This is a predicted structure of a 76-nucleotide RNA (transfer RNA) from a Thermoplasmata archaeon. Rfam family: tRNA. By type it is a transfer RNA.
[in-house]
RNA sequence: GCGGCGGUAGUCUAGCUGGUUAGGACAUGAGCUUGCCAAGCUCAUAGCGCGGGUUCGAAUCCCGCCCGUCGCACCA
Numbered sequence: 001g002c003g004g005c006g007g008u009a010g011u012c013u014a015g016c017u018g019g020u021u022a023g024g025a026c027a028u029g030a031g032c033u034u035g036c037c038a039a040g041c042u043c044a045u046a047g048c049g050c051g052g053g054u055u056c057g058a059a060u061c062c063c064g065c066c067c068g069u070c071g072c073a074c075c076a
Stems, first nucleotide, its partner, number of pairs: 001072007010026004019056001028044005049065005
C1' cells in the first nucleotide's frame, strides 16, 4: 500500500432485512431484606467511533476519514 472483519454505556454484548421509548449482562448509586457481610429483589445512572449523503425516517443503506484486528504485498 491492497483486501476481509469489526467499532453500541466504565466493561462485555444483541440489534445491522431502515420504522413502538436502542435490549440484555456485569459494574456503579439508592432502597428493601439480613445481627453483619455476601447473595437475592426493586429502582436509577450511562451508549450507536467522527464527518457527510440518501430518505418522511439511519445504529442499520452509500461515501470519506480515524482506530483495532487478520491476511497479502513491499522493504530488508
Overview
NCBI's taxonomy places the organism under Archaea, Methanobacteriati, Thermoplasmatota, Thermoplasmata. Its mean pLDDT, the model's own confidence on a scale to 100, is 82.